Description
A computed fold for a 71-nucleotide RNA from Candidatus Colwellbacteria bacterium CG10_big_fil_rev_8_21_14_0_10_41_28, annotated as transfer RNA. It matches the Rfam family "tRNA". Gene Ontology term of the family: triplet codon-amino acid adaptor activity. Its mean pLDDT, the model's own confidence on a scale to 100, is 81. The organism belongs to Candidatus Colwelliibacteriota, within Bacteria.
[in-house]
RNA sequence: GCGGGAGUCGUAUAGUGGUAAUACGUCAGCCUUCCAAGCUGAGAACGCGGGUUCGAUUCCCGUCUCCCGCU
Numbered sequence: 001g002c003g004g005g006a007g008u009c010g011u012a013u014a015g016u017g018g019u020a021a022u023a024c025g026u027c028a029g030c031c032u033u034c035c036a037a038g039c040u041g042a043g044a045a046c047g048c049g050g051g052u053u054c055g056a057u058u059c060c061c062g063u064c065u066c067c068c069g070c071u
Base pairs, nucleotide, nucleotide: 001070002069003068004067005066006065007064010024011023012022013021018054026042027041028040029039030038047063048062049061050060051059
């Protein structure tokens, strides 16, 4: 330099055009003499910039970071 893949709550992963999900973690409450465990609830995210579309995490282009391969 070229090609391919990945980027989503704090962490690990789903989600292939129409309200963004689950687990752990965090916070609050319940329970308990206290702690732990358990139960209920809450908050928190689509790498960035454009384009297409009534509507984009999703499709297209560029760009950044990481991984793999070729040279």